[in-house]
Molecule: c-di-GMP-I riboswitch aptamer
Organism: Pirellulales bacterium
RNA sequence: CCUUGACAAAGGCAAACCGAUCGCAAGGUCGGGACGCAAAGCCGUGGGCCGGCCGCACUCGUGGUGGACGGUAGCCAGGCUGCCGAA
Numbered sequence: 001c002c003u004u005g006a007c008a009a010a011g012g013c014a015a016a017c018c019g020a021u022c023g024c025a026a027g028g029u030c031g032g033g034a035c036g037c038a039a040a041g042c043c044g045u046g047g048g049c050c051g052g053c054c055g056c057a058c059u060c061g062u063g064g065u066g067g068a069c070g071g072u073a074g075c076c077a078g079g080c081u082g083c084c085g086a087a
Base pairs, nucleotide, nucleotide: 005084012037013036017032018031019030020029021028022027035074041080042079043078045077046076047075048072049071050070051069053067054066055065056064058061
């Protein structure tokens, strides 16, 4: 250095839920809180999923399908960066 992740050490993040706040919503932010996480650090590029809006067809639905927009990095892949260290 590469592969890698130990019942190691020093630290880190923080699901559900609750409060405040922003948003039509999905969901975001802050505080509390810890289920978990070795990239649960950063990036919506591909796929998935979620939301409201517009269109289309129909058997007129809590449904199907197309579009642009938005969300999710704690769904997967990809890109960038990075702490510690045994075998």